[in-house]
A computed fold for a 73-nucleotide RNA from Phascolarctobacterium sp., annotated as transfer RNA. Its Rfam family is "tRNA". By type it is a transfer RNA. Gene Ontology term of the family: triplet codon-amino acid adaptor activity.
RNA sequence: GCUGGCAUAGCUCAAUAGGCAGAGCAGCUGACUUGUAAUCAGCAGGUUGGGGGUUCGAUUCCUCUUGCCAGCU
Numbered sequence: 001g002c003u004g005g006c007a008u009a010g011c012u013c014a015a016u017a018g019g020c021a022g023a024g025c026a027g028c029u030g031a032c033u034u035g036u037a038a039u040c041a042g043c044a045g046g047u048u049g050g051g052g053g054u055u056c057g058a059u060u061c062c063u064c065u066u067g068c069c070a071g072c073u
Stems, first nucleotide, its partner, number of pairs: 001072007010025004019056001027043005049065005
């Protein structure tokens, strides 16, 4: 230098012929307990790496760009 993959909640990851952004763990509240843990119920938590474009509508398609990983030279 070229090519490909990945980037989504605090962490690990889902989510497709474009149509309500989810789960587990962690956190908070309550129940239970003499108390803690465990368990149960509930709640909160997201500019989907960033800019632009297409579209009624984009995590998803196109483009540029950043970071990480791999391959080739």

Record summary
The coordinates come from a structure-prediction model, not an experiment, and the mean pLDDT is 81. The organism belongs to Phascolarctobacterium, within Bacteria.